[in-house]
């Protein structure tokens, strides 16, 4: 310095134009003599950041960061 890939809660992760699934963890409660387990609630007004397109953007499109590979 070039290509390609990937960035979503506290973790893993789905979702690829119509307004964010599930899972674990944490927090309440049920329930136990106390607990664990079980079940039952609650937890991402902004999806690495700016900007553009659109009637609408996590998605598409442009720089920018970061991170992994590869190529020089």
């Nucleotide at each position: 310095g070039g290509u390609g890939g990937c960035g979503u809660a506290c973790c893993c992760a789905a979702g690829u134009a119509g307004u964010a699934a599930g899972g674990g963890a944490g927090c309440g409660g049920u329930c136990u003599g106390c607990a664990a387990a079980a079940c039952c609630g609650c937890c991402a007004u902004u999806c690495g950041c700016c900007g553009g397109u659109g009637c609408a953007a996590a998605u598409c499109c442009g720089g920018c960061c970061g991170c992994c590979a590869c190529c020089u």
Predicted 3D model of a 72-nucleotide RNA (transfer RNA) from Elusimicrobia bacterium HGW-Elusimicrobia-1. Model confidence (mean pLDDT): 82 of 100. The sequence is in RNAcentral, with records from ENA. Rfam family: tRNA.